Annotation: The part of an RNA shown here (large-subunit ribosomal RNA, domain IV) has 332 nucleotides and comes from Lathyrus oleraceus. It matches the Rfam family "Bacterial large subunit ribosomal RNA". The coordinates come from a structure-prediction model, not an experiment, and the mean pLDDT is 86. The RNAcentral record of the full RNA draws on SILVA.
Context: one part of a larger RNA
RNA sequence: CUCUCUCUAAGGAACUUGGCAAAAUAGCCCCGUAACUUCGGGAGAAGGGGUGCCUCCUCACAAAGGGGGUCGUAGUGACUAGGCCUGGGCGACUGUUUACCAAAAACACAGGUCUCCACAAAGUCGUAAGACCAUGUAUGGGGGCUGACGCCUGCCCACUGCCGGAAGCUUAAGGAAGUUGGUGUCCUGAUGACAGGGAAGCAGGCGACCGAAUCCCCGGUGAACGACGACCGUAACUAUAACGGUCCUAAGGUAGCGAAAUUCCUUGUCGGAUAAGUUCUGACUCGCACGAAAGGCGUAACGAUCUGGGCACUGUCUCGAAGAGAGACUCG
Numbered sequence: 001c002u003c004u005c006u007c008u009a010a011g012g013a014a015c016u017u018g019g020c021a022a023a024a025u026a027g028c029c030c031c032g033u034a035a036c037u038u039c040g041g042g043a044g045a046a047g048g049g050g051u052g053c054c055u056c057c058u059c060a061c062a063a064a065g066g067g068g069g070u071c072g073u074a075g076u077g078a079c080u081a082g083g084c085c086u087g088g089g090c091g092a093c094u095g096u097u098u099a100c101c102a103a104a105a106a107c108a109c110a111g112g113u114c115u116c117c118a119c120a121a122a123g124u125c126g127u128a129a130g131a132c133c134a135u136g137u138a139u140g141g142g143g144g145c146u147g148a149c150g151c152c153u154g155c156c157c158a159c160u161g162c163c164g165g166a167a168g169c170u171u172a173a174g175g176a177a178g179u180u181g182g183u184g185u186c187c188u189g190a191u192g193a194c195a196g197g198g199a200a201g202c203a204g205g206c207g208a209c210c211g212a213a214u215c216c217c218c219g220g221u222g223a224a225c226g227a228c229g230a231c232c233g234u235a236a237c238u239a240u241a242a243c244g245g246u247c248c249u250a251a252g253g254u255a256g257c258g259a260a261a262u263u264c265c266u267u268g269u270c271g272g273a274u275a276a277g278u279u280c281u282g283a284c285u286c287g288c289a290c291g292a293a294a295g296g297c298g299u300a301a302c303g304a305u306c307u308g309g310g311c312a313c314u315g316u317c318u319c320g321a322a323g324a325g326a327g328a329c330u331c332g
Stems, first nucleotide, its partner, number of pairs: 001327006008320001010318002014316001019313001027051005036041001038148001052070007071075001083311007090303002095107002111146007123132003149298004154228001156226001160224001161221005168216001174210002178206003182202002186197004229247005256290001257287001268284005
């Protein structure tokens, strides 16, 4: 010097990204216990007092209570054995997760809502047979989103999707009137070879016209994918603009919240907390770039969650010191 411990005057977080680590609290009995609340909780809230041994009484021989006495610095005498209060964010909760760097605000959840499915169900696996769903049957099963509870969930159907419609347009296979070339018994030119014509059959080419869904079209639909403006002027101080004008759009962000897990400028401005606060909190609102089930805003309880403040407590520190054990080091 390193590790594991013990103790430490005065101070008591001045340490540090941060009270990390350590200290402190602790059992049982009695008293007492706030805001808030979903009336269950919060709550072991907080905060106080007692605790050994001997003897007597109540009493049932246990436990408990009462009176008296007695010892120690100390009586749950060792061991065992909650620190607490308070503000805010997120997630309702118990639960689940990255076996071996992440336990969370992520996942799940009860609840909500949309959608598909009438049973040989929809959906899924498989080429198929077959299987799951399900020995179930809409108070059932599959899928999507949201995520207890409370108050709510605005506007837009132009695009995309989905659902419905069938007048018109487009349109395949297939059918098909017709048309056209090949071959072609045979006929003609003079005769087997050449040239011309050509019935039937066969195999082709083109094809008016008929011909479904789809697309186009017409409607609906947002707890479907999604979207939710710009410029200018105006009030008798100034400032601001209830008001007006113009352009564009399918419609121009409603309620609520807001420098926020979202705010760049930014340590925004004001108030609080401190002697001093880039964090925290209450407001303001000019939201670079919140916003209503990719839910909005609240919310008791809960959390090895994140982030402020305080009490208690301490070697975290001022600032070190001492001690024990194991290493390191020297010799062997």